Source information: The part of an RNA shown here (small-subunit ribosomal RNA, 5' domain) has 484 nucleotides and comes from an uncultured bacterium.
[in-house]
Context: one part of a larger RNA
């Protein structure tokens, strides 16, 4: 000298692009953050309109039952020193939607919500009768290909056994078709599981370590390989190339710094991993042992008719604590992605923006020309003058930027071009012995106080306090902390 998610102290005009709890993974009032389809399915409600009515009935809202979707987006860094993560490979494997290709969608039955009647409870909520739909559920039949197992002319053929399925819309006069689907098989693509060399902090004032331990065999188990797990057998297995234990950490692309090598670091943005009040457990499911699903203890908090019963912001804002310290309880789905649906569309604190904050970068301003009797004032003086200084004043000129407003184009906010007013609305900080760019005067008297080092002040301090001057950097500029 660089840097920084910084803080603090003076100061502070305007933009544009960044970035903003680094502390208590502490707690958290409120709002809002994942739903969506009627073209799967019943039903109640209202109800345009037709009709003398009875009635039908377009469209529309509800709740339920069915189907995708909540495992993805978003957050966080506690825990991990580990195939966790990085980089290179491997074979025993799954893969929803997606796209090729193929061959099917046949015939029956049942059920339960929703609703209707009773109970029960303070609430959360249940519990029992009755009836009802589907793409809900169950069994049948068919199998090209798929498991299994046999057998042969052996890698392909026969034989045996076993396993689907689900409709809906448009459209016709009906049928055929057409779209959206459902099933059975092969492949891809895409994500994901798993396993393996080599890398991956500090400590020996941890030296030994281990019984599912290391290996084998049968058995289960998993999507899959394995001590995964179990029954029996073997005695092994790992280590100074530092095991095993302590401590300490989320790894990486990369970021600082530095000629480099190499030291640090790992916010923002991307890849991976882990976590979801703490600990565990499994259900559904293509995926989960699931952050706004689920059960169970525990801690907390909240409601209670004391019987019980709720909740989880490390999601975006907000508030409380905590800290030197870190923001709106904000707009909008117009774009970009996502979910869902045949679409329209609906959801979306992902994302787009806008708001504080000089936190950082960039980039603009705060006037430009001319002005000496070198003007007043200020400070010095050797009292002659010197300095402040073309600086001011004045005199012209401009309109970045500011005010006031008009037009265009695009819109949830803005962009662009025009006039109005009038230099007008805008400089500060630190420093001035030496290192290191910058010196005099007063006050002060080892005293107040200065310092980063040497040090400086005990009556002429360029070194401390104030002023004039000057040096520097400039909407910053100095301290502090950390890194090179």
């Nucleotide at each position: 000298g660089g840097a920084u998610g910084a803080a603090c102290g003076c100061u502070g005009g305007c933009g544009g692009c960044g970035u903003g709890c680094c502390u208590u993974a502490a707690g958290c009032a409120u709002g809002c953050a994942a739903g969506u389809c009627g073209a799967a399915c019943g039903c109640a409600c209202u109800g345009a309109g037709a009709g003398c009515a009875a009635u039908c009935g377009a469209a529309g809202u509800g709740a339920g039952u069915g189907g995708c979707g909540g495992a993805c987006g978003g957050g966080u860094g506690a825990g991990u020193a580990a195939c966790g993560c990085g980089u290179a490979g491997g074979g025993a494997c799954c893969u929803a939607c997606c796209c090729u290709u193929u061959a099917g969608u046949c015939a029956a039955g049942g059920a339960u919500a929703g609703c209707u009647c009773g109970c029960c409870g303070a609430a959360a909520g249940g519990c029992g009768g009755g009836g009802u739909a589907a793409c809900c559920c169950u069994g049948g039949a068919u199998a090209u290909u798929c498991u299994c197992g046999c057998g042969c002319u052996u890698u392909g053929c026969g034989c045996g056994a076993g396993a689907a399925a689900a409709g809906g819309c448009c459209g016709u006069a009906a049928c055929u078709g057409g779209c959206c689907g459902c099933u059975g098989a092969a492949g891809g693509a895409u994500g994901g599981a798993c396993c393996u060399g080599c890398g991956u902090c500090c400590u020996a004032u941890c030296a030994g370590c281990u019984u599912g331990u290391u290996g084998g065999u049968g058995g289960g188990g998993u999507a899959a390989c394995g001590g995964c797990c179990u029954a029996c057998c073997a005695a092994g297995g790992c280590g100074a190339u530092g095991a095993c234990g302590g401590g300490u950490a989320g790894c990486u692309g990369g970021u600082c710094u530095g000629a480099g090598a190499g030291g640090a670091u790992g916010g923002u943005c991307a890849g991976c991993c882990a976590c979801a009040a703490u600990a565990g457990c499994a259900c559904u499911g293509a995926g989960a042992c699931a952050c706004g699903g689920g059960c169970u203890a525990u801690a907390c908090a909240a409601c209670u008719a004391c019987g019980g019963u709720u909740g989880g912001c490390a999601g975006c804002a907000a508030c409380u604590g905590g800290g030197a310290a870190u923001u709106u309880u904000g707009c909008g789905c117009a774009a970009u992605g996502g979910a869902c649906g045949a679409a329209a569309g609906u959801c979306u604190g992902a994302c787009g923006c806008a708001g504080c904050g000089a936190c950082g970068c960039c980039g603009c301003g705060u006037g430009g020309a001319g002005g000496a009797u070198g003007a007043a004032g200020g400070c010095c003086u050797u009292c002659g003058g010197g300095u402040u200084g073309u600086a001011a004043a004045c005199u012209u000129c401009u309109u970045u930027u500011a005010u006031u407003c008009c037009c265009g184009c695009a819109c949830a906010u803005g962009c662009g071009g025009g006039a109005u007013u009038g230099a007008a609305u805008a400089a500060g900080c630190a420093c001035c012995u030496g290192c290191a760019a910058a010196c005099u005067a007063c006050g002060u008297g080892c005293c107040a106080g200065a310092a980063g080092c040497c040090u400086c002040g005990g009556u002429a301090a360029u070194a401390c306090g104030u002023a004039g001057g000057g040096u520097g950097c400039g909407a910053g500029c100095g301290u502090u902390a950390u890194c090179c």